This is a predicted structure of an 86-nucleotide RNA (transfer RNA) from a Clostridia bacterium. Rfam family: tRNA. Rfam classes the family as a transfer RNA. Taxonomically the source falls in Clostridia (Bacteria, Bacillati, Bacillota).

[in-house]
């Protein structure tokens, strides 16, 4: 240097134009339940930033533009991983 695949909360991940991502699901984490206690297991909860006394509200898909009535999801530029080739 080419050529592929990926980038979604603390992680891993699903999700590929249509209510608002209730970010699903699963891991860590936090109560309870069970136990003499723990473990396993069962049930509940649990992103982050900003505002705001709270209730709650906006925003946030690696990073910026377009298309589109609507974009994580089409396109274009960049930026990072990994794989392959040269």
């Nucleotide at each position: 240097g080419g050529a592929c695949a990926g980038g979604u909360a603390u992680c891993g991940a699903a999700g590929u134009g249509g209510u608002u991502a209730u970010a699903a699901c699963g891991g860590c984490c936090c109560u309870g339940a069970c136990u003499c206690g723990a473990a396993a297991u069962c049930a509940g909860g649990u992103g982050u930033a900003c505002a705001g006394c709270a209730a709650u509200g906006u925003a946030c898909c690696g990073a910026g533009g377009g298309u589109u009535c609507g974009a994580a999801u089409c396109c274009c530029u960049c930026c990072c991983u990994g794989u392959c080739c040269g």